[in-house]
Context: one part of a larger RNA
RNA sequence: GGCUCGGGGGGGAUGCCUAGGCGUCAUCCGCAAACCAGGCGUUGAAGGCUGCGAAAUGUCCGGGGGAGCUGCCAAACGAGCGAUCAUCCCGGAAUACCUGGAACAACCCAGGGAACUGAAACAUCUCAGUACCUGGAGGAAAAGAAAGCAACCGCGACUCCCUCAGUAGCGGCGAGCGAACGGGGAAAAGCCUAAACCCGAGGGGACACCCUCGGGGGUCGUGGGGCUGGCGACAUGGAAUGCGCGACUGUUAGCCGAAGUUGUCUGGAAAGUCACGCCAGAGCGGGUGAAAGCCCCGUAGGCGAAAAUGGAAGCGCUCCUAGCCAGUACCCGAGUAGGGUCGGGCACGAGAAACCCGGCCUGAAUCGGCGGGGACCCUCCCGCAAGGCUAAGUACGAGAUGACGACCGAUAGCGAACCCAGUAGGGCGACCGAAAGGUGGGAAGAACCCCGACAAGGGGAGGAUACUGAACCUGAAACCCCGUGCCU
Numbered sequence: 001g002g003c004u005c006g007g008g009g010g011g012g013a014u015g016c017c018u019a020g021g022c023g024u025c026a027u028c029c030g031c032a033a034a035c036c037a038g039g040c041g042u043u044g045a046a047g048g049c050u051g052c053g054a055a056a057u058g059u060c061c062g063g064g065g066g067a068g069c070u071g072c073c074a075a076a077c078g079a080g081c082g083a084u085c086a087u088c089c090c091g092g093a094a095u096a097c098c099u100g101g102a103a104c105a106a107c108c109c110a111g112g113g114a115a116c117u118g119a120a121a122c123a124u125c126u127c128a129g130u131a132c133c134u135g136g137a138g139g140a141a142a143a144g145a146a147a148g149c150a151a152c153c154g155c156g157a158c159u160c161c162c163u164c165a166g167u168a169g170c171g172g173c174g175a176g177c178g179a180a181c182g183g184g185g186a187a188a189a190g191c192c193u194a195a196a197c198c199c200g201a202g203g204g205g206a207c208a209c210c211c212u213c214g215g216g217g218g219u220c221g222u223g224g225g226g227c228u229g230g231c232g233a234c235a236u237g238g239a240a241u242g243c244g245c246g247a248c249u250g251u252u253a254g255c256c257g258a259a260g261u262u263g264u265c266u267g268g269a270a271a272g273u274c275a276c277g278c279c280a281g282a283g284c285g286g287g288u289g290a291a292a293g294c295c296c297c298g299u300a301g302g303c304g305a306a307a308a309u310g311g312a313a314g315c316g317c318u319c320c321u322a323g324c325c326a327g328u329a330c331c332c333g334a335g336u337a338g339g340g341u342c343g344g345g346c347a348c349g350a351g352a353a354a355c356c357c358g359g360c361c362u363g364a365a366u367c368g369g370c371g372g373g374g375a376c377c378c379u380c381c382c383g384c385a386a387g388g389c390u391a392a393g394u395a396c397g398a399g400a401u402g403a404c405g406a407c408c409g410a411u412a413g414c415g416a417a418c419c420c421a422g423u424a425g426g427g428c429g430a431c432c433g434a435a436a437g438g439u440g441g442g443a444a445g446a447a448c449c450c451c452g453a454c455a456a457g458g459g460g461a462g463g464a465u466a467c468u469g470a471a472c473c474u475g476a477a478a479c480c481c482c483g484u485g486c487c488u
Stems, first nucleotide, its partner, number of pairs: 001487003005483005015473001016438002020408002022405007029397002035101005040053003044077001047073003059093006068081003107138001108136005118125001122172001148155002159186005169177002190389003193333001197216008221367001223332003226328006237320003242317004248311005254303003260276001261292001262275002265272001277294002279283001285297003338362008348374001369384005425432002445472001448460004
């Protein structure tokens, strides 16, 4: 010096644990100011967190609860409070300094709008109207009461789901894109205007009349309405809006809640072992010195609100609501429909390309009217554009509560574990962004003695165990040391 074995140091893997995460589901709730962000204060007490606001770890009222309390790190001390019912929990009220007005998870609508990629290259095409940017709104949004479908039978607003169907189609007919009708469900709801005509006010006026505003009227496609004449009614039915009342029922504190603390053994400790009992509408779960139906909290099952608030049958107010016959030919949404051209959207790439939307150029008709039924024409059928509103079924989950998991278990799980994290730290900035959990049943956190420097550290003592000693559960490996045997 190497190797073996033993012991230790070092280190923090592994095992066990969980305070935190992740996911799914249900119910509630969802844009308000009561909110949010930051600053500065505020306790007897320095700092941080939490709470609060100069009335400042809080004030007042009501309810719950029932013996202790003055939040946490964080014990002690000090000074106090509490059966005249505190601390604590819930509801309401008051106070609420300074700076600022935005903040917002996804869902929704609209205005813009890629490329990588795929086509085994690539240009039409695809990815995709996706990502992303911008604007706007709501608890949902959007859509919505047929100028719709259908097919000679019929249906009857919209939305969503299943299907039709990877069908019909579209497509360098490549890659690929991809309906609708019909059927089955969820949920159901229908309304208001413009115009004709009448009345009133104001303005204009060539005194025929015209314009504007308000009220009445009117709202439809077996066409409807107006006006004129006649008949018949004075009610009936309805409501999604508003106001008030409101049985009942939720939410925001809580309460009751069965049955062993019997013996034996081990142990520091019994919930374990053996033996004997008991409850169960409760043997989900958690805790307790180890593994408890019967010890504690709970669980099944029941009960509960002065106050605030949600829902709500119903009631009242309020609001809305008719018809028939005949005549008349007054009205029925105009720079609109349609056409041309150029684009876009429709599953549909210009195609035989209808339909819808837009730019530019044009440009009708008023019911003997107009649009559609996939070029176009006829017949037939369906519908009434150019004004508006409309719950429910549907989408999402930031937040609240609850339940669950062949989810994680500290290099995992959120970036972040009662571990003071969007912190420390980095960056001019936009922004980027960690590490770090575990003594023990109980601090009983090691009195006292010894060595040492009035250290660090160690040896005794104490304590069930201290190799559980705070750099604290377990304590692997690298690496280092001591001892030992063998080899050189």
Description:
This is a predicted structure of a 488-nucleotide part of an RNA (large-subunit ribosomal RNA, domain I) from an activated sludge metagenome. The full RNA is in RNAcentral, with records from SILVA. Its mean pLDDT, the model's own confidence on a scale to 100, is 82. It matches the Rfam family "Bacterial large subunit ribosomal RNA".